[in-house]
Context: one part of a larger RNA
RNA sequence: UGACGGGGAUCCACACAAACGGUGGAGCAUGUGAUUUAAUUCGAUACAACGCGCAAAACCUUACCAGUCUUUGAAUCAUGGUGUGGUUAGUCUUUUAAUAGAGAUUAAUUUAUUCAUGACAGGUGUUGCAUGGCCGUCUAAAGCUCGUGUCGUGAGAUGUUUGGUUAGGUCCAAUAACGAGCGAAAUCCUUGUACUUAAUUAAUUAUUAGGUAAACCGCUAUUGAUAAAAUAGAGGAAGGAAAGGAGGACGUCAGGCCUUUAUGACCCUUAUGGGCUGGGCUAUACAUGUGCUACAAUGGUAACCACAAAAAGAAGCAAUAAUGAGAGUUGGAGCAAAUCUAUAAAAGUUAUCUUAGUUCGGAUUGUUCUCUGAAACUCGAGAACAUGAAGUUGGAAUCGUUAGUAAUCGUAAAUCAGCACGUUACGGUGAAAUAGUUCCUGGAUCUUGUACA
Numbered sequence: 001u002g003a004c005g006g007g008g009a010u011c012c013a014c015a016c017a018a019a020c021g022g023u024g025g026a027g028c029a030u031g032u033g034a035u036u037u038a039a040u041u042c043g044a045u046a047c048a049a050c051g052c053g054c055a056a057a058a059c060c061u062u063a064c065c066a067g068u069c070u071u072u073g074a075a076u077c078a079u080g081g082u083g084u085g086g087u088u089a090g091u092c093u094u095u096u097a098a099u100a101g102a103g104a105u106u107a108a109u110u111u112a113u114u115c116a117u118g119a120c121a122g123g124u125g126u127u128g129c130a131u132g133g134c135c136g137u138c139u140a141a142a143g144c145u146c147g148u149g150u151c152g153u154g155a156g157a158u159g160u161u162u163g164g165u166u167a168g169g170u171c172c173a174a175u176a177a178c179g180a181g182c183g184a185a186a187u188c189c190u191u192g193u194a195c196u197u198a199a200u201u202a203a204u205u206a207u208u209a210g211g212u213a214a215a216c217c218g219c220u221a222u223u224g225a226u227a228a229a230a231u232a233g234a235g236g237a238a239g240g241a242a243a244g245g246a247g248g249a250c251g252u253c254a255g256g257c258c259u260u261u262a263u264g265a266c267c268c269u270u271a272u273g274g275g276c277u278g279g280g281c282u283a284u285a286c287a288u289g290u291g292c293u294a295c296a297a298u299g300g301u302a303a304c305c306a307c308a309a310a311a312a313g314a315a316g317c318a319a320u321a322a323u324g325a326g327a328g329u330u331g332g333a334g335c336a337a338a339u340c341u342a343u344a345a346a347a348g349u350u351a352u353c354u355u356a357g358u359u360c361g362g363a364u365u366g367u368u369c370u371c372u373g374a375a376a377c378u379c380g381a382g383a384a385c386a387u388g389a390a391g392u393u394g395g396a397a398u399c400g401u402u403a404g405u406a407a408u409c410g411u412a413a414a415u416c417a418g419c420a421c422g423u424u425a426c427g428g429u430g431a432a433a434u435a436g437u438u439c440c441u442g443g444a445u446c447u448u449g450u451a452c453a
Base pairs, nucleotide, nucleotide: 001453002452003450004449005448007447008446009445010444011443012442013441015437016436019401020400021399022398023397026293027292028291029290030289031288032287033286034284035283042053043052064279065278066277067276068275069274070273073120076119077118078117079116080115081114083113084112085110086109087108088107089106090105091104092103093102094101095100122268123267125266126265127264131262133257134256135255136253138251143182144181145180146179147178148177149158150157151156161174162173163172164171188245189244190243191242193213194212195211196210197209198208199207200206216239219233220232221231222230223229295394299353300352301351302350303349304348312341313340316335317334321330322329323328360391365386366385367384368383369382370381371380407429408428409427410426411425412424413423
């Protein structure tokens, strides 16, 4: 100087407390472990692995296994050979009035192709503890340093400490320090208000795309040290960071990725490379993470009926219509879109069910179909009919959330032939409780102790 302490002081955070809703019990989906297997490819493993890489494993993907075929290979270059083709120059034949064209042949040359040889290609083989690059984490944190000066023999200290204050090393005051840098803040984007320009429109009627203004503790009061600031109020669309996003210092974890790509070294080179067929990644006594659906009356069922936003669309989105009990099918108006393409659902109204393993719940299984696709056996999604498990609110424990939030309801997109309970966006309805810091967890600052470095 750090690190550590079941030392101290101060402060902060959905850390606790208060409240709401879950997980842990059930069924299913999905990931992981373990086991099994010819193979169940590989990686990720406390927080910070486990709906993670995978924004789509029937083939492909695919790296794994079995079988089978192949060896200069999908690239570049060199040398040589052979045939074909092209180009240039010449000769001959032929057609024509002529240019020119067609055919044959000789020489040179070149690129394309083929063969051989050699350099090489190739490797999702190893090492993330050789690396670049990217990312996670502490960090929703407020720290990390430098120049000059001063102090100290020196390592170093000071500044960065103290008193207040802040989301903040934010600011004020004190001060052997005075300044500065990276961070914080501001700048950037979105939302909220008004005016304005353009487009659309009968219409400031709204909407879309731009621009301008607007918020600064600016004003008042109190507290404070006449400071910084805090509390309350006025005005205001908005008030004290207005709300949300992007943005993440010095560094830590030899954190993660050599299977995105790049790359050193090592290894394979008739194989650890390449092609194909089939299988596997989808197995299953079990354990576990993350979700979905429920256990019902704040509900189920039936009928009627209202209101979004944001995205996407040409090998595409597809309306009206017809047809089928339905998934769908036939057909193809319109739309490269503010023009066309969709039933929003929960909500509301009426009826019924009356507390039951039920008109709750929908797993499982059977049959018949639909769609995509060469192909749904292993192994897709959906429909109809039948079947109708478990489950009556979940032990210890544990998670999220502070407002348009939680909870709940649907919609869209990426991936994609097909396949969403996942992910990412979008809007609808819309709470409760907290005005505190004793405790638990994590962190920050100062201080103290140390057989630690």
Predicted 3D model of a 453-nucleotide part of an RNA (small-subunit ribosomal RNA, 3' major domain) from Imasa heleensis. A source record names the gene rns. Its mean pLDDT, the model's own confidence on a scale to 100, is 80.